[in-house]
This is a predicted structure of a 77-nucleotide RNA (transfer RNA) from an uncultured Ectothiorhodospiraceae bacterium.
It matches the Rfam family "tRNA". The family's RNA type in Rfam is transfer RNA.
Parts: sequence; C1' cells; structure tokens
RNA sequence: GCGAAUAUAGCUCAGUAGGGUAGAGCAAUCGACUGAUAAUCGAUGGGUCGUGGGUUCGAUUCCCACUAUACGCCCCA
Repeated sequence: GCGAAUAUAGCUCAGUAGGGUAGAGCAAUCGACUGAUAAUCGAUGGGUCGUGGGUUCGAUUCCCACUAUACGCCCCA
C1' cells in the first nucleotide's frame, strides 16, 4: 500500500438478513430474605449504536469517506 472483518450500556455480547419504540447476562445502586454475611429474589439507573456526510416520510440497519482495533496479502514459478 491492498483486501476483508470488527466498533451497540462500566464489561462481555445479541439485534442489522427483510429500515418503523434499542436489548440480554454480568457489574453498580436500592430493597426483600438472614442474628449477620454470602447465595437467592425483586426493582432502579446506565446508550450521540466509532466519527462525518448521503439516500429516504423515516437509518444502529442501505450507500460513501474517515478514524480506531485485530488479521491476511504484497508469494512461488
């Protein structure tokens, strides 16, 4: 340099096919339970869906560019 992939809650990840209200587990906080702790149960908060632009009535989802991360190739004859 080229190629394809990934980027969504504090962490690990779904959801994107086929555009129409953003989810789970863990963690955190509060409560229940207990003599107390743990475990268990319940509730609550937590998101510019990497950034910018385009298409559309409407975009996390489609298109383009860029950024970051990890990877492959740039080989042999």